[in-house]
């Protein structure tokens, strides 16, 4: 250089074009407890960027960026 894969809460993962983007762990608050832990309830938090297609895009297409792999 060329080719392939990949990018979603703090972390690990869901969501094969249809609405409020979910779950677990973690964070915050509360109840309980003498305190802690545990348990229960509540709560905050994310689609890499820019375009395109579509009535509708996390999802499909293009380019770029980051990460991983292959190849002389």
């Nucleotide at each position: 250089g060329c080719c392939c894969c990949u990018a979603u809460a703090g972390u690990u993962c869901a969501a094969c074009g249809g609405a409020u983007a979910g779950a677990a762990c973690g964070g915050a608050a509360g109840u309980u407890u003498c305190c802690u832990a545990a348990a229960c309830u509540u709560u905050a938090a994310a689609u890499c960027a820019a375009g395109g297609u579509u009535c509708g895009a996390u999802u499909c297409c293009u380019u770029g960026u980051g990460g991983g792999g292959g190849u002389a």